[in-house]
Two RNAs folded together computationally: RNase P RNA and transfer RNA, 479 nucleotides in total. Its mean pLDDT, the model's own confidence on a scale to 100, is 78. It holds a member of the Rfam family "Bacterial RNase P class A". Its family is annotated with dimeric ribonuclease P complex, tRNA processing and ribonuclease P activity in the Gene Ontology. By type it is a ribozyme.
RNA sequence: UCAGACAGCCGGAUGGCCGCGCACUGCGCCCGUGGGCGCGAGAGCGAGGAAAGUCCGGGCUCCACGCGGACAUGGUGCCGGGUAACGCCCGGCGGGGGUGACCCCAGGGAAAGUGCCACAGAAAGCAAACCGCCCGCCGCGGCCCGUGCGGGCCAAGGGCGGGCAAGGGUGAAAGGGUGCGGUAAGAGCGCACCGCGGCCCUGGCGACAGGGCCGGCAUGGCAAACCCCACCAGGAGCAAGACCAAAUAGGGACGACCGGCUGUGUGCCGGGGGUUGUUCGCGCCCCUGUCGUCCGGGUUGGUCGCUAGAGGCCGGCAGCAAUGCCGGUCCCAGAGGAAUGGCCAUCGCCGCCAUGGCUUGCCAUGGCGCGUACAGAACCCGGCUUACAGGCUGUCUGGCCCC
RNA sequence: GGGGCCGUAGCUCAGUUGGGAGAGCGCUACGUUCGCAAUGUAGAGGUCAGGGGUUCGAUUCCCCUCGGCUCCACCA
Numbered sequence: 001u002c003a004g005a006c007a008g009c010c011g012g013a014u015g016g017c018c019g020c021g022c023a024c025u026g027c028g029c030c031c032g033u034g035g036g037c038g039c040g041a042g043a044g045c046g047a048g049g050a051a052a053g054u055c056c057g058g059g060c061u062c063c064a065c066g067c068g069g070a071c072a073u074g075g076u077g078c079c080g081g082g083u084a085a086c087g088c089c090c091g092g093c094g095g096g097g098g099u100g101a102c103c104c105c106a107g108g109g110a111a112a113g114u115g116c117c118a119c120a121g122a123a124a125g126c127a128a129a130c131c132g133c134c135c136g137c138c139g140c141g142g143c144c145c146g147u148g149c150g151g152g153c154c155a156a157g158g159g160c161g162g163g164c165a166a167g168g169g170u171g172a173a174a175g176g177g178u179g180c181g182g183u184a185a186g187a188g189c190g191c192a193c194c195g196c197g198g199c200c201c202u203g204g205c206g207a208c209a210g211g212g213c214c215g216g217c218a219u220g221g222c223a224a225a226c227c228c229c230a231c232c233a234g235g236a237g238c239a240a241g242a243c244c245a246a247a248u249a250g251g252g253a254c255g256a257c258c259g260g261c262u263g264u265g266u267g268c269c270g271g272g273g274g275u276u277g278u279u280c281g282c283g284c285c286c287c288u289g290u291c292g293u294c295c296g297g298g299u300u301g302g303u304c305g306c307u308a309g310a311g312g313c314c315g316g317c318a319g320c321a322a323u324g325c326c327g328g329u330c331c332c333a334g335a336g337g338a339a340u341g342g343c344c345a346u347c348g349c350c351g352c353c354a355u356g357g358c359u360u361g362c363c364a365u366g367g368c369g370c371g372u373a374c375a376g377a378a379c380c381c382g383g384c385u386u387a388c389a390g391g392c393u394g395u396c397u398g399g400c401c402c403c
Numbered sequence: 404g405g406g407g408c409c410g411u412a413g414c415u416c417a418g419u420u421g422g423g424a425g426a427g428c429g430c431u432a433c434g435u436u437c438g439c440a441a442u443g444u445a446g447a448g449g450u451c452a453g454g455g456g457u458u459c460g461a462u463u464c465c466c467c468u469c470g471g472c473u474c475c476a477c478c479a
Base pairs, nucleotide, nucleotide: 001399002398003397004396005395006394007393008392009391010390012347013346014345015344016343017342018341020046021045022044024042025041026039027038028037029036030035031034048374052385053384055383056382057381058380059379060237061236062235063234067281068280069279070278071277073233074232075231076230077229078092079091080090081089082088093107094105095104096103097102108228109227113226114225115222116221117220130168131167132164133163134162135161136160137159138158140157141154142153143152144151145150176194177193178192179191180190181189195217196215197214198213199212200211201210202209203208241304242303243302244301251295252294253293254292255291256290257289258270259269260268261267271287272286273285274284275283297478298477299476311330312329313328314327315326316325317324318323348372349371350369351368352367353366354365355364356363357362358361404475405474406473407472408471409470410469413428414427415426416425422459430446431445432444433443434442452468453467454466455465456464
């Protein structure tokens, strides 16, 4: 200097004018001593890294305490750690890619079983033999000898029988790979190395790694197909739910609904029903005025839940890290379909044009631009994913040049 | 705000142990008719919403994104 990898961060700034939301102080009014309504004078606060998608995990609330077992269903899947929890994060292992920094992996089990492997191809799963290679026989055929009958030979072609799986060809995939020996031709047939399987030893918490011995190779792929193994999971969601007020027809249909004892009670025994996937057990709740479903009727009001929290910032300690602990400091939207905006000026950034300079793609000056991204909290957190103009910082890698 | 379902030809829809992309109506051309309708024959028309992954191979299995439809409150 060029090209690149990874991590973290910002995501317009300042001033003026007008305006919006919350409601602390203040002021005014009302009821009567604490509230309500209004004003908006003063102080304060007012979107994000994703507020988004709603893909996971929780807090919180309700389901009559949802308590335990089995089955079903759904999810997760190398090992260790972190966390409230996770399918998230960190550190390792193994495999793959890259010259490298580094990146990617739904990464358990295919000798537990079932299923599938279209087309092509001989053969696609207790393998098979199309072309081909080799051997034997025949003598169709060819050549030679010989008088025609006959005899001999055959490199290649042909027929029959057998051996082989090296080579060709098909396919995504053809029952280890390379080399040497061996053989009629071949082949783990034999040997060396690599791969694979089993056993043992060593190191490591472990995934796994290294080494030794044995086995001649013995059943390929798909589990984001069913399945097996291990682990996890009750359901619904702030329109959850609690209280107050107003109004209406406390309407209709269907279904469910008990016996005994008795001291008369919120009792005891038995039975029935319910307990949010099913079933069983235990516990709990209900059993003649109540409950459930549906239809119909009424209201589109108020308060709480509602924001101080697994919270932000700074520092220290432990840890490779994720993260945890301790100390200090700060309060940072909480409303109703719901505010956080508009204009002007200057500056920053981007694009285009002109002029000038030179180390020819950069710098300086000036002008123009309805150029300045993605996007808007709705109960709240931790993640993931997706969208995003432009910019900053740090660490590292490779190439070239110079000293 | 929260839950559920769907996207295949111009329209309405089928499509399962993953391997051919289809049906009806519509459209085009020809025949029939004096002409039209109806009818007969032939044909065209598809990024299976978009992207990525698993697999030899994806409408189908998995993930992400986009678009559409639908349900919900309180009182007695």